[in-house]
């Protein structure tokens, strides 16, 4: 100088769903009723932190063509993805987070 992929950085984007009830505690403000933040219960609900399930297909095992590869039939303990699915965590105004996306970097290789 050129360059794939992942991890990492950085900058942009980036859904959903009760500002739902009661209760305690911390700050504050009214003569009084009350702002606010945290927490715990209870009921509703959300999928995109994170984390569980699994489908083709692979191992395994039996069994047929055919002795070998190979194919096919069946059966399986086990591996086995996701924006699917649970809804454990985690969320349900704004802030925050936020899966993933794009771009610059970083790395990997190379050439001088």
């Nucleotide at each position: 100088g050129a360059u794939a992929a992942a991890a990492c950085u950085g900058u942009u984007g980036g859904a959903g769903a009760g500002u739902g009830g009661c209760g305690c505690g911390g700050c504050u403000g009214u003569c009084a009723u009350g702002g606010u933040c945290g927490c715990g219960c209870c009921c509703a609900c959300c999928g995109a932190a994170g984390g569980g399930g699994c489908a083709a297909g692979c191992c395994c095992c039996g069994g047929g063509c055919c002795g070998a590869a190979g194919c096919c039939c069946g059966g399986c303990c086990g591996c086995g993805a996701a924006u699917c699915u649970c809804u454990c965590a985690g969320g349900u105004a704004c802030c925050a987070g936020g899966a993933c996306a794009a771009c610059a970097g970083g790395g990997u290789u190379c050439c001088c």